[in-house]
RNA sequence: CCCGAUAAAGCCAAACCCUUCGCAAGAAGGGGGCGGAAAGCCGCGGAUCUUCAAGACGAAGAUGGCCGGACUGCCGGAG
Numbered sequence: 001c002c003c004g005a006u007a008a009a010g011c012c013a014a015a016c017c018c019u020u021c022g023c024a025a026g027a028a029g030g031g032g033g034c035g036g037a038a039a040g041c042c043g044c045g046g047a048u049c050u051u052c053a054a055g056a057c058g059a060a061g062a063u064g065g066c067c068g069g070a071c072u073g074c075c076g077g078a079g
Stems, first nucleotide, its partner, number of pairs: 002077003011036002016031006034065001040071001042069001044068003047063006
């Protein structure tokens, strides 16, 4: 540099349930474990969703575990 194993050590944590917050999309904490090799991070382009508006070419938000991109990075060397 490349790669990601029916391996090892750790890591994250979907649905669902409880509590709290939010008009909402959703968020935080706890339980849970479908999955993940960037499911770390930024939110940059697109996408989807919510509220307002509706003339919309709009405004403010949400997700990022939807696709792409920037930056960084653990373990290992089975192939």
This is a predicted structure of a 79-nucleotide RNA (c-di-GMP-I-GGC riboswitch aptamer) from Oryzomonas sp. Taxonomically the source falls in Oryzomonas (Bacteria, Pseudomonadati, Thermodesulfobacteriota, Geobacteraceae).